[in-house]
RNA sequence: AGCGAAGUAGAAUCUUACGCGUUAAGUAUCCGUGGAUGGGGAGUUGCCGCGGAACGAAAAGCCGAAAGGCUUGCGGUGUUUGAUUCGCGCCCGUUGCU
Numbered sequence: 001a002g003c004g005a006a007g008u009a010g011a012a013u014c015u016u017a018c019g020c021g022u023u024a025a026g027u028a029u030c031c032g033u034g035g036a037u038g039g040g041g042a043g044u045u046g047c048c049g050c051g052g053a054a055c056g057a058a059a060a061g062c063c064g065a066a067a068g069g070c071u072u073g074c075g076g077u078g079u080u081u082g083a084u085u086c087g088c089g090c091c092c093g094u095u096g097c098u
Stems, first nucleotide, its partner, number of pairs: 001098005010086005017079003020075003029053007039092003043088001059072005
């Protein structure tokens, strides 16, 4: 010098366990704002927090004097276990071969 490779935040599907809601929070959508993000630099998609807007639902059975509890469901529900697949375009760096 040439040609390759790995690695982020995380995402999807299935799965394990424990919860939450069912008196509607959460999820998904939009707007604003802040933050983190390959080993380093800058940074986009994406991700996370906060505020706002709009939208919006599935309950049933049993026990109990009651408070309430249990079970089965339901929610594009939260965290989590495991598996599979996907995942840095730029500059530098790392690494393999020549």
Molecule: THF (Tetrahydrofolate) riboswitch aptamer